[in-house]
The part of an RNA shown here (small-subunit ribosomal RNA, central domain) has 353 nucleotides and comes from a Thermoplasmata archaeon. The prediction has a mean pLDDT of 89.
Context: one part of a larger RNA
RNA sequence: CUGAGCCUAAAGCGUCCGCAGCCGGGCCUAUAAAUCCUUGGGUAAAUCGAACGGCUUAACCGUUCGAAGUCCGGGGAGACUGUAGGUCUUGGAACCGGGAGAGGCAAGAGGUACUUUGGGGGUAGGGGUAAUAUCCUGUAAUCCUCGGAGGACCACCAGUGGCGAAGGCGUCUUGCUUGAACGGAUUCGACGGUGAGGGACGAAGCCCUAGGGCGCAAACGGGAUUAGAUACCCCGGUAGUCUAGGGUGUAAACGCUGCGGGCUUGGUGUCGGGGAUCCUUCGCGGAUGCCCGGUGCCGGAGAGAAGUUGUUAAGCCUGCCGCUUGGGGAGUACGGUCGCAAGACUGAAACUU
Numbered sequence: 001c002u003g004a005g006c007c008u009a010a011a012g013c014g015u016c017c018g019c020a021g022c023c024g025g026g027c028c029u030a031u032a033a034a035u036c037c038u039u040g041g042g043u044a045a046a047u048c049g050a051a052c053g054g055c056u057u058a059a060c061c062g063u064u065c066g067a068a069g070u071c072c073g074g075g076g077a078g079a080c081u082g083u084a085g086g087u088c089u090u091g092g093a094a095c096c097g098g099g100a101g102a103g104g105c106a107a108g109a110g111g112u113a114c115u116u117u118g119g120g121g122g123u124a125g126g127g128g129u130a131a132u133a134u135c136c137u138g139u140a141a142u143c144c145u146c147g148g149a150g151g152a153c154c155a156c157c158a159g160u161g162g163c164g165a166a167g168g169c170g171u172c173u174u175g176c177u178u179g180a181a182c183g184g185a186u187u188c189g190a191c192g193g194u195g196a197g198g199g200a201c202g203a204a205g206c207c208c209u210a211g212g213g214c215g216c217a218a219a220c221g222g223g224a225u226u227a228g229a230u231a232c233c234c235c236g237g238u239a240g241u242c243u244a245g246g247g248u249g250u251a252a253a254c255g256c257u258g259c260g261g262g263c264u265u266g267g268u269g270u271c272g273g274g275g276a277u278c279c280u281u282c283g284c285g286g287a288u289g290c291c292c293g294g295u296g297c298c299g300g301a302g303a304g305a306a307g308u309u310g311u312u313a314a315g316c317c318u319g320c321c322g323c324u325u326g327g328g329g330a331g332u333a334c335g336g337u338c339g340c341a342a343g344a345c346u347g348a349a350a351c352u353u
Base pairs, nucleotide, nucleotide: 003325004324005323006322007307008306012321014201015200016199017198021194022193023192025088026087027086028085029084030083031082033081035077036076037075038074039073040072041071043069048066049065050064051063052062053061054060091191092188093187094186095184096183097182103177104176105175106174107173108172109171110154111153114150115149116148117147118146119145120144121143125136126135162169163168205248206247207246208245209244210243211242215241216240220236221235222234223233258320259319260318261317262316263315266298267297268296269295270294271293272292273291274290276288277287278286279285302309303308326353327352328351335346336345337344338343
């Protein structure tokens, strides 16, 4: 000496579950695998240390002694690790209680708007734009009104509000179902953490089959604009968007911040629960402290290249996993695995700078 890192410079797997592995709470007893001490044997040469010697010196070389260490046996130690047994409750799990929630799935119901259709009223324009035009309209449009049908969506409430592992989730009712928080003088008793492989989930888009199709709208057609206009603007419009069942497995899948545990000044909102005091029109009411959990803002020390971060850490420790190692070539080629395909995952090199 035995790496430095991963919010923004390269770098946290999109998310979770989990086999192996790695890591693992308090106390007691035993053991002695591991560890340490001691002792005996053994310990080639080189190397290393000391003394002496040989090349004029040195490097180098030689002789003698020694050191170090792997190995085998004896004796001992018992803190830590391991193993075995016992025990505990703080980690974890379970149970009970009353609450919160756009958590998920299914069924049913509703609402405005839109489109369309039938009746009535009514007559010449309507629509659209910066301005036009394409377009609609005398087979009566636009507009007003009454009724029918259809599909999609769910205004206000709505909140740096809530829930979920993430993706994501927003009308109402019912059924089934998941998770979390709080409270408990309840139970089990380390049953835990992480997690290579593996599995499950995973927006939008795309693909397959069968439906559905109001509006919107890639592609496409037309009108404008323009030097051109394969665009921006306008009139149309098909896939798609919707449902069911499969497939794909990717996103600026972002907090650009992996998961778990412990510790470390504070202030102020807000959501859920508990408990206290006061008010009360006794309501599932109101006000103000306190405790626990979530979610924001501000900020101290510290950290940081700075921006910033700051008990929801990017601070101080710790366990486990993933990933980085100049730019381009390139997330390309080749091979492999997966996929119906599109493609996904894995993933170079020459060369160049």